Context: one part of a larger RNA
RNA sequence: UGACGGGGACCCGCACAAGCGGUGGAGCAUGUGGUUUAAUUCGAAGCAACGCGAAGAACCUUACCUGACCUUGACAUCCCAAUGACCGGACAGUAAUGUGUCCUUCCCUUCGGGGCAUUGGAGACAGGUGGUGCAUGGUUGUCGUCAGCUCGUGUCGUGAGAUGUUGGGUUAAGUCCCGCAACGAGCGCAACCCCUAUCCUUAGUAGCCAGCAUAAAGAUGGGAACUCUAGGGAGACUGCCGGGGAUAACCCGGAGGAAGGCGGGGACGACGUCAAAUCAUCAUGCCCCUUAUGGCCAGGGCUACACACGUGCUGCAAUGGCGUAAACAAAGGGAAGCGAAGCCGUGAGGUGGAGCAAAUCCCAAAAAUAACGUCCCAGUUCGGAUUGUAGUCUGCAACUCGACUACAUGAAGCUGGAAUCGCUAGUAAUCGCAGAUCAGAACGCUGCGGUGAAUACGUUCCCGGGUCU
Numbered sequence: 001u002g003a004c005g006g007g008g009a010c011c012c013g014c015a016c017a018a019g020c021g022g023u024g025g026a027g028c029a030u031g032u033g034g035u036u037u038a039a040u041u042c043g044a045a046g047c048a049a050c051g052c053g054a055a056g057a058a059c060c061u062u063a064c065c066u067g068a069c070c071u072u073g074a075c076a077u078c079c080c081a082a083u084g085a086c087c088g089g090a091c092a093g094u095a096a097u098g099u100g101u102c103c104u105u106c107c108c109u110u111c112g113g114g115g116c117a118u119u120g121g122a123g124a125c126a127g128g129u130g131g132u133g134c135a136u137g138g139u140u141g142u143c144g145u146c147a148g149c150u151c152g153u154g155u156c157g158u159g160a161g162a163u164g165u166u167g168g169g170u171u172a173a174g175u176c177c178c179g180c181a182a183c184g185a186g187c188g189c190a191a192c193c194c195c196u197a198u199c200c201u202u203a204g205u206a207g208c209c210a211g212c213a214u215a216a217a218g219a220u221g222g223g224a225a226c227u228c229u230a231g232g233g234a235g236a237c238u239g240c241c242g243g244g245g246a247u248a249a250c251c252c253g254g255a256g257g258a259a260g261g262c263g264g265g266g267a268c269g270a271c272g273u274c275a276a277a278u279c280a281u282c283a284u285g286c287c288c289c290u291u292a293u294g295g296c297c298a299g300g301g302c303u304a305c306a307c308a309c310g311u312g313c314u315g316c317a318a319u320g321g322c323g324u325a326a327a328c329a330a331a332g333g334g335a336a337g338c339g340a341a342g343c344c345g346u347g348a349g350g351u352g353g354a355g356c357a358a359a360u361c362c363c364a365a366a367a368a369u370a371a372c373g374u375c376c377c378a379g380u381u382c383g384g385a386u387u388g389u390a391g392u393c394u395g396c397a398a399c400u401c402g403a404c405u406a407c408a409u410g411a412a413g414c415u416g417g418a419a420u421c422g423c424u425a426g427u428a429a430u431c432g433c434a435g436a437u438c439a440g441a442a443c444g445c446u447g448c449g450g451u452g453a454a455u456a457c458g459u460u461c462c463c464g465g466g467u468c469u
Stems, first nucleotide, its partner, number of pairs: 007469007015459002019423005026314008034305002042053002064300004069295002073125001077124002079121006088103005106115003127289002130287003136283002138278003141274001143272001148187006154163003167178003193266004198234007208223002212221002237260001240254005316416001320375005326369001332363003337356002342351003382413001387408007429451007
């Protein structure tokens, strides 16, 4: 000077408390450990690994295993020789790649040759998801959106260092005010950026429809008001009033206002910490392999299963299940695509092909909700696992190992021990919708809107953090 203390003082945070809903019990999904295996590829490991890398493992992916095959190589540059091709098509053969046969088949030219491509050869080399994240770059997590971390000059101290940055107030904030041997400055805070909440203006199609005409329908004639769209502006600043305070900063209350004291949300992450994570995104030093630790193909595996843990989904029902017929979104996606109407099928779906590079057409039905009917507290008209049969779709191909449909089957489960998690408002809870990845394959992820609470006395205690001592 720091760090630490079951030392002290002050302050903050869904940290506790007050509440609401979960996890831990069940079934299933998914990740991990373990075990098994020829292989179950590798990494991630308290918080900050475990629906994580993976925004999607049937082949491919794929790095793993078994078997077959290649050795200048699947890929790059250079040298020599041969050929005129390469591509494409047919046949034979193999589990498959490799392989063999046949057909077709270059350009420029000063005719010396040159270009390009293929094949063969020699070696320089290629190649490595092999090792080391404790050799590294880059990127990322975390403390933490916590309010801190420093510097120049001056002053003090023999010096390490101190001061400034401490003190009195105040703030979300080292935010601001006052004081002070300090005076200034930098990186952070805040603001500048984006979305959202109100209004004005410009514009009026593909969006809108008040008044007028027409009418089944904004379908059209029309309209430019309204909604909306997307450009430009206005608006909030403690600006005004009262009280408190030190006449300050600021705090409390009020008016006006769509919004009030940071209006709500996002992006944005200081100096540093953890030899934190990543050599498997990529790049890279060194080491290692070089007829193999490289390459290629088929099949298998990553999907195993006495068990243990994490994260989720569905439930255990009446604030519910089922049936009937009605209503209201937002944000997205669409050309090797989205695919309407109509017809067929109980259904998944099939057929069909209108329209649409989309404010035009399509995906598209929003669902919770409201109305009516039924069930009457049961392992049930709850719950749907598992299993059987028959199918649909994608795709060379659904056996290992896909999703979905119909009929049948109808398991556990009657609210969950110790313990533990999230959340302070359009939040929790609950309800659907869309997208990325993607041929197909979400209960995951990322977004979107609908309905919409309870509670916070307070800071003694638990956890984490900040300042002074």
A computed fold for a 469-nucleotide part of an RNA from an uncultured bacterium, annotated as small-subunit ribosomal RNA, 3' major domain. Model confidence (mean pLDDT): 84 of 100. The RNAcentral record of the full RNA draws on ENA, Greengenes and SILVA. Rfam family: Bacterial small subunit ribosomal RNA.